[in-house]
Predicted 3D model of a 73-nucleotide RNA (transfer RNA) from a Candidatus Absconditabacteria bacterium. Its Rfam family is "tRNA". Model confidence (mean pLDDT): 80 of 100.
RNA sequence: GGGAACAUAGCUUAGUUGGUAGAGCAGAUCCCUCUUAAGGAUAAGGUCCUGGGUUCGAAUCCCAGUGUUCCCA
Numbered sequence: 001g002g003g004a005a006c007a008u009a010g011c012u013u014a015g016u017u018g019g020u021a022g023a024g025c026a027g028a029u030c031c032c033u034c035u036u037a038a039g040g041a042u043a044a045g046g047u048c049c050u051g052g053g054u055u056c057g058a059a060u061c062c063c064a065g066u067g068u069u070c071c072c073a
Stems, first nucleotide, its partner, number of pairs: 001072007010025004019056001028042004049065005
């Protein structure tokens, strides 16, 4: 210098024909227990890496950028 993949909750991640985002773990509150752990219940937590574009509507499609990993030279 050329090319590919990935970026979603604190962590690990799902979400594929575009219709407004789920799970597990962790943390919070409550129940249970003499107490802790284990178990059970409930709620919270995301402007989906950034900026534009297309569209009635974008995590999803297009463009540019940033970061990480890999391949070629």